SAM-I/IV (S-adenosyl methionine) riboswitch aptamer from a soil metagenome, 95 nucleotides, folded computationally. The RNAcentral record of the sequence draws on MGnify. It matches the Rfam family "SAM-I/IV (S-adenosyl methionine) riboswitch aptamer". Gene Ontology terms of the family: S-adenosylmethionine metabolic process and regulation of gene expression. The family has 417 seed sequences and 567 matches in Rfam 15.1. A reference for the family is Weinberg et al. (2008), "The aptamer core of SAM-IV riboswitches mimics the ligand-binding site of SAM-I riboswitches", RNA.
RNA sequence: GCAUCAAGAGCGGCCCGAGAUUCGGGCCCGGCAACCUGGCUCGGACAGCCAAGGUGCCUACCUUCGGGGAUGCGGCCGGUUACGGCAACCAAGUG
Numbered sequence: 001g002c003a004u005c006a007a008g009a010g011c012g013g014c015c016c017g018a019g020a021u022u023c024g025g026g027c028c029c030g031g032c033a034a035c036c037u038g039g040c041u042c043g044g045a046c047a048g049c050c051a052a053g054g055u056g057c058c059u060a061c062c063u064u065c066g067g068g069g070a071u072g073c074g075g076c077c078g079g080u081u082a083c084g085g086c087a088a089c090c091a092a093g094u095g
């Protein structure tokens, strides 16, 4: 700077800390969603589908109603950098 803050989804298990029957953090499994990457048999654009890689979220808050604020605009490895390399299930074979 751009986009979205409508809805959706576990009152799950374990661990740690503290001001301790609460709050915060971490891990695992499950789920929601479709922002980025990936697949949809040549190339491009748009739309649609899938849900693997990366987040985010799964009992939000405040507000003078202007907003505050939040999330995304791929990830990992090597490298000072320039750059180089790696992975992305099954399925599907869209318009």
Base pairs, nucleotide, nucleotide: 001073002072003071004070005069010029012028013027014026015025016024017023018022030058031057032056035054036053037052038050039049040048046095047094061068062067075086076085077084078083